[in-house]
Molecule: small-subunit ribosomal RNA
Organism: uncultured Mariniphaga sp.
RNA sequence: UAGAGUUUGAUCCUGGCUCAGGAUGAACGCUAGCGGGAGGCUUAACACAUGCAAGUCGAGGGGCAUCCCUGCCUUCGGGCAGGGGCGACCGGCGGACGGGUGCGUAACGCGUAUGCAACCUACCUUAUGCAGGGGGAUAGCCCAUGGAAACGUGGAUUAAUACCCCAUAGUACUGCGGGCCCGCAUGGGCUCCGCAGUUAAAGCCCUGGCGGCAUAAGAUGGGCAUGCGUCUGAUUAGUUUGAUGGUGCGGUAACGGCGUACCAUGGCAACGAUCAGUAGGGGUCCUGAGAGGGUUACCCCCCACACUGGUACUGAGACACGGACCAGACUCCUACGGGAGGCAGCAGUGAGGAAUAUUGGGCAAUGGAGGCAACUCUGACCCAGCCAUCCCGCGUGCAGGAUGACAGCCCUAUGGGUCGUAAACUGCUUUUCUGCGCGAAGAACCCCCCCGAUGUAUCGGGGGCUGACGGUAGCGCAGGAAUAAGCACCGGCUAACUCCGUGCCAGCAGCCGCGGUAAUACGGAGGGUGCAAGCGUUAUCCGGAUUUAUUGGGUUUAAAGGGUGCGCAGGCGGCGAUGUAAGUCAGUGGUGAAAGGCUGCCGCUUAACGGUAGGACUGCCAUUGAUACUGCAUUGCUUGAGUAUGGUUGAGGUAAGCGGAAUGUGUGGUGUAGCGGUGAAAUGCAUAGAUAUCACACAGAACACCGAUUGCGUAGGCAGCUUACUAAGCCAUUACUGACGCUGAGGCACGAAAGCGUGGGUAGCGAACAGGAUUAGAUACCCUGGUAGUCCACGCCGUAAACGAUGUUCACUCGCUGUUUGCGAUACACAGUAAGCGGCUGAGCGAAAGCAUUAAGUGAACCACCUGAGGAGUACGCCCGCAAGGGUGAAACUCAAAGGAAUUGACGGGGGCCCGCACAAGCGGUGGAACAUGUGGUUUAAUUCGAUGAUACGCGAGGAACCUUACCUGGGCUUAAAUGCAGGGUGCAUGGCGUGGAAACGCGCCUUUCCUCCGGGACCCCCUGCAAGGUGCUGCAUGGUUGUCGUCAGCUCGUGCCGUGAGGUGUCGGGUUAAGUCCCAUAACGAGCGCAACCCUUACCGUUAGUUGCCAUCGGGUCAAGCCGGGGACUCUAGCGGGACUGCCACCGUAAGGUGAGAGGAAGGUGGGGAUGACGUCAAAUCAGCACGGCCCUUAUGCCCAGGGCUACACACGUGUUACAAUGGCCGGUACAAAGGGCAGCUACUGCGCGAGCAGGUGCCAAUCCCAAAAGCCGGUCCCAGUUCGGAUCGGAGUCUGCAACCCGACUCCGUGAAGUUGGAAUCGCUAGUAAUCGGAUAUCAGCAACGAUCCGGUGAAUACGUUCCCGGGCCUUGUACACACCGCCCGUCAAACCAUGGAAGCUGGGGGUACCUGAAGUCUGUAACCGCAAGGAGCGGCCUAAGGUAAAUCUAGUGACUAGGGUUAAGUCGUAACAAGGUAGCCG
Repeated sequence: UAGAGUUUGAUCCUGGCUCAGGAUGAACGCUAGCGGGAGGCUUAACACAUGCAAGUCGAGGGGCAUCCCUGCCUUCGGGCAGGGGCGACCGGCGGACGGGUGCGUAACGCGUAUGCAACCUACCUUAUGCAGGGGGAUAGCCCAUGGAAACGUGGAUUAAUACCCCAUAGUACUGCGGGCCCGCAUGGGCUCCGCAGUUAAAGCCCUGGCGGCAUAAGAUGGGCAUGCGUCUGAUUAGUUUGAUGGUGCGGUAACGGCGUACCAUGGCAACGAUCAGUAGGGGUCCUGAGAGGGUUACCCCCCACACUGGUACUGAGACACGGACCAGACUCCUACGGGAGGCAGCAGUGAGGAAUAUUGGGCAAUGGAGGCAACUCUGACCCAGCCAUCCCGCGUGCAGGAUGACAGCCCUAUGGGUCGUAAACUGCUUUUCUGCGCGAAGAACCCCCCCGAUGUAUCGGGGGCUGACGGUAGCGCAGGAAUAAGCACCGGCUAACUCCGUGCCAGCAGCCGCGGUAAUACGGAGGGUGCAAGCGUUAUCCGGAUUUAUUGGGUUUAAAGGGUGCGCAGGCGGCGAUGUAAGUCAGUGGUGAAAGGCUGCCGCUUAACGGUAGGACUGCCAUUGAUACUGCAUUGCUUGAGUAUGGUUGAGGUAAGCGGAAUGUGUGGUGUAGCGGUGAAAUGCAUAGAUAUCACACAGAACACCGAUUGCGUAGGCAGCUUACUAAGCCAUUACUGACGCUGAGGCACGAAAGCGUGGGUAGCGAACAGGAUUAGAUACCCUGGUAGUCCACGCCGUAAACGAUGUUCACUCGCUGUUUGCGAUACACAGUAAGCGGCUGAGCGAAAGCAUUAAGUGAACCACCUGAGGAGUACGCCCGCAAGGGUGAAACUCAAAGGAAUUGACGGGGGCCCGCACAAGCGGUGGAACAUGUGGUUUAAUUCGAUGAUACGCGAGGAACCUUACCUGGGCUUAAAUGCAGGGUGCAUGGCGUGGAAACGCGCCUUUCCUCCGGGACCCCCUGCAAGGUGCUGCAUGGUUGUCGUCAGCUCGUGCCGUGAGGUGUCGGGUUAAGUCCCAUAACGAGCGCAACCCUUACCGUUAGUUGCCAUCGGGUCAAGCCGGGGACUCUAGCGGGACUGCCACCGUAAGGUGAGAGGAAGGUGGGGAUGACGUCAAAUCAGCACGGCCCUUAUGCCCAGGGCUACACACGUGUUACAAUGGCCGGUACAAAGGGCAGCUACUGCGCGAGCAGGUGCCAAUCCCAAAAGCCGGUCCCAGUUCGGAUCGGAGUCUGCAACCCGACUCCGUGAAGUUGGAAUCGCUAGUAAUCGGAUAUCAGCAACGAUCCGGUGAAUACGUUCCCGGGCCUUGUACACACCGCCCGUCAAACCAUGGAAGCUGGGGGUACCUGAAGUCUGUAACCGCAAGGAGCGGCCUAAGGUAAAUCUAGUGACUAGGGUUAAGUCGUAACAAGGUAGCCG
């Protein structure tokens, strides 16, 4: 020392990305009241108009252009003289400071600490001494003259504190000689001495000052040298020729290769030279807990620079910002001859840029230059102006005031919220504002006057003079809440939520992500939150990030151990003693500038800001001491290490020789038709005799058994036997050496396979290749051949999933067990010990999996390596290689992840166990026909809508002619249909008639209903209030209901336990079951929803009850009949009970339970059937059954009516019906159900009709009456055919329902008589009263398209070996890159678009260096003629050099036809490589 979001279905970890904080010389957007303090070109060291920024001194000089005063003169233009003063000039001092900028510079540039015995220092201070004499010039002025100008040229004259000469001089300097003292060395000091030589000066104003010269010293400022520190790149590894050193000389203030000549051959570099890139350094500033990281704007110190490059001059000081010369570029002037210039000073302009101010005032203060001074100059500075750029402060009011007002706005629909104590209103205050007035401090100097003290020049005191800012700050009075609030945000992180609009659009976004019709995420609004004269955004830095880890990380599997060893440098190193004191520790001294930061105090009303004091500045240097540890030196020791001796082990290595089996080939024999090969085949071989078999011969390669979880080796690796050579380990002995050790960057060596070179060899195998198959294809998997290769020798290559994915060495740390080889022992027992090789398991560690004395534990030493994924182990460069290639090894760009381990699921052409009409075994169907019905499609004005794999399709619909009806066409209606409630009123709007019309509707006329207990009520109408309506959309906003997995056996919970956690356990295991059914076992123990049971029905019995049911017995009665009396026995009905529980027996089993044609029983192991459907899945279905949120329509998307449509028809599919016939059709006769329904009904019976039916008519509100059976049985006929099968279709005639059968009903009769002769691929149902077959009933309903649906009974089978396979499911386990969960995921080419990058014939620009040529200015140097008295100069020559030119290379950037790969991009192409055994296990080279 704070964390959060984001990888997953969830979890833990690794790991990146992102956010919250602080900061800024900032910029941009919106907004803006005031003051104080600060700051303000980060870009073009780009170019600059204009003004100003360095002058001053007359007390140095000659002088007097100009100005002022006075006097005189004046032909009034002016002249002369004096004073003040002074342009230009000579001279002095200053222009080397101050101010600006950051180009260059990676350097003694800067920082820090030292040194100079190797140095300089104007002005200032102190001290001593001195200033004598002389000389010649020159500017100016004057004259002449050139030039456009800048600027000159010539002549004459002149001064100085300008210049020169002579003199004087020492403590100065030089040389020689000596003495004393000192120092780390060169060497230094001395007012110690001697000798010789050399160099000085300036005057001016005039009481008095200011100066001059020499020397010594101080102070200040500088110069030089040295230690240490000071960015990135090794894809920059070698560099250097004045280079490294020496000697001589030169040069400098001074040391020095600083320069030069000669001599030597050095110097630097992996502790990073050289080269390249970038950069002024520091104090500081920002951040951070700190360590650290970043930074160098403002202020201070140092450096560098002044248009670019070079050069020197002057000077104390410069190689000189506002000086000079030269070259170059640029700009300007020009009379074209020639000239001028340098804002990185202050303002200002243009340009660049996202962006940075006034061509302001003043020298009043501070400071500077000159001057004796006054003073002058000063864009240094002090102030003001502009800018919210930052920091700080203040204000926009305070108190009261609830009917929480009205309006507004928002949400809502009973109504609330908000604005909001807000306002109004009352009281108060006046910072700020406005007006008026007063009004500073900053000022003390200098100077002048006065006074005083020392005593004549200073010091002290008093007075006077001086303010840009500025009439500013401040103060007073008056007025009055009066003049003053915005910005961002509100999905999570992150404080703050609703409505509307929009509809993957428009847009948002820091990350995750929002937006596809209910968006708290877009836009607006209301409300809210946070800051506030600001608020947000962007950029950058630090933080968070222990995400480069010194503090403080890692490397089995996440990124990461080098393939292995040897080993130089380096790092680290056993036990003891002595010395030393480098590291280390302590004391002391010096330094660590100021400012800043921290603390205290103080000053501006506070604060920011400022003043002052303290402390700090963690550093460096010096010195003194300590000596445990480290180092160094010396000495000793034996335990580390090694040696010796004796044993021992092994597929350790190299070379040579030998051996047998197998294979192939050859020869010969036997032998005959195939062999071979595969999933199946074919290619291939074989009658020219294969395969098979025998014998012999040859060849190459590999070594069965032993053999192992074994052994050896550093790794790679090593396997028949023998021999030779050789290496190693281990054990024992404890004799020898005496730390000789460990690790190891570079380096060197070794290094599987494949591959390469040369030469051999080649049996088998076998890339490439060929053929055969497979396949949609098959450049594969399979098969037949087969070349390189595999083998040997020599030489390369140098990589592997070179793996234990685990570097080497040493020490320490519980146990159990196996094995190899030694030792000890007589020993094949046993224990022991040492070194190995394995398994299991603790503590500990670990994200977990796991590791666990062979550590991934605990420590030590050294090396190697990692830092998100992709791009990429790629490109470029370099090194190696014959090549293949290897080593080293990026970036742009893209992404918000990529990963590890484990968890739960799901899945697997994984495994195990087990179910199900799942298959199999059977029976019957479907698929072919016709028709019915539903659907798709098509058509249509409309063919309303929905349902669409299983789980839509005889489904919603259990009844479409009208109605239904939702669709279409047309005609109408607009508070309108229907209903309800409440209040009031009326009694006819109702009804009837006529009329137009298709009707609805419109128009006209007439009339006044019903019940009553007479109170009234019903009904309808009117008035009023309330609620319109919508089959319009959204089933992906919903409720409810339903389908399916599935009547599958599962799904969960509490507590406990295990795990960091997701989660697990329980629920697993062994049995058993139809079942998570039960038993046993068990860190689980229990429980819930499911299962089962409880319910209904059916099968048996008992009992109760007997009508409408029944009829045995008794009686009556009929043609007959429970028809009647009667009866309850039976059947039956329907209430209540019983019964079945593996209860009993046998066997098996611990048990649960199983087996048994067991017993008993009507029924036996759930007796049959039904109802009952766990947690959940499919955004499954339904807004059109109903309900309901939201949206939409309102003279229509509502409502009424008529007609039409939903019934269409080339087709396609589903479900059915009827058939194809003889187990049948037809005709006649005859028998037996159950369950239902019936009054707008079912209807006996009679009559009529061929019939549907009609007419009469009876019974029945139904155990009473009716609807009312068929297959079957008996008999007859048909005789295998498109038929006496089949009945479609069509014609005709009818019946019935209904307002109405045209579109579009059913039925009947006559006629017609189609397809169809058992149905391809494929597919469905069913395991017993089932399938099949036969009829019956019902709902809906006027009728019916019903062949449908539902229920009912009649007749009534076959088959199941079995669980390999198909489908579905359950449990356990395994793998996984899946989790939208295999209908998953996902790879590569190609095609398209965009982006960045590499290569590329080249082209272009820039940088640094080299060589040669040329060579300005200038220093230095040489020098006879010219100038000068001289000093010196001119001129000429030489050396060197900037710039320039030429040339060959080099580095770097841009660009380039074409080209290469890469990345990205909702729906492109081809395949299917990987993930499940991914369908050929995968992967590495």